[in-house]
Molecule: c-di-GMP-I riboswitch aptamer
Organism: Jeotgalibacillus salarius
RNA sequence: AUCUGAUAAGGGCAAACUUCUCCGAAAGGGAAGGACGCAAAGCCGUGAGCCUGUGUGUACAUCAUAUGGUUGUCUGGCUGCCGGG
Numbered sequence: 001a002u003c004u005g006a007u008a009a010g011g012g013c014a015a016a017c018u019u020c021u022c023c024g025a026a027a028g029g030g031a032a033g034g035a036c037g038c039a040a041a042g043c044c045g046u047g048a049g050c051c052u053g054u055g056u057g058u059a060c061a062u063c064a065u066a067u068g069g070u071u072g073u074c075u076g077g078c079u080g081c082c083g084g085g
Stems, first nucleotide, its partner, number of pairs: 002085004012038002017033004022029002036072001042078003047074002049070003055065003
């Protein structure tokens, strides 16, 4: 430098669910608990997918629409612990 995660050590993160006189129109987020999983489930958020529909369009219903979200859906960029080849 590169490939790899069988074994081992020290650690890390935290799904569902529960609670909240937290934020939000909603989707969703935050905090506390919790542990299904994760070797990048660390950081960023381009592109695609997915969710919502305040507002906007439409005569209403309906429908369409992201500038709102989601990265633990995929992809891309940057960085990184330990073991093994």